SAM riboswitch aptamer (S box leader) from Bacillus taeanensis, 101 nucleotides, folded computationally.
The RNAcentral record of the sequence draws on Rfam.
Its mean pLDDT, the model's own confidence on a scale to 100, is 81.
Taxonomically the source falls in Bacillus (Bacteria, Bacillota, Caryophanales, Bacillaceae).

RNA sequence: CUCUUAUCGAGAGCAGGCGGAGGGACUAGCCCUAUGAAGCCCGGCAACCGGCUGUAAAAGUACGGUGCUAAUUCUAACAGCAGUAAGCUGAAAGAUGAGAG
Numbered sequence: 001c002u003c004u005u006a007u008c009g010a011g012a013g014c015a016g017g018c019g020g021a022g023g024g025a026c027u028a029g030c031c032c033u034a035u036g037a038a039g040c041c042c043g044g045c046a047a048c049c050g051g052c053u054g055u056a057a058a059a060g061u062a063c064g065g066u067g068c069u070a071a072u073u074c075u076a077a078c079a080g081c082a083g084u085a086a087g088c089u090g091a092a093a094g095a096u097g098a099g100a101g
Base pairs, nucleotide, nucleotide: 001101002100003099004098005097006096007095008094013042016041017040018039022032023031024030027076028075029074043069044068045067048065049064050063051061052060053059073093078090079089080088081087
């Protein structure tokens, strides 16, 4: 990087430290941000994989590997339904885990 598969309406610091201007994938919108962005550390959340408990399934634990920690994956973008409009469903794209090449 590609493929397969599962999940993505819940949860997690309105006074933690360093840091200094950007960030929310892309495009458009709409937002967040010096009452301090990204990033790093700490804390926390969750429980996908492994470990452990359990005969096993279920379930639990949170020890290890990831992940996550504004807004539904912030919304739309494509197709269908409805239609004045708001809207609903699905897909695509994306993210994360596990497996394969």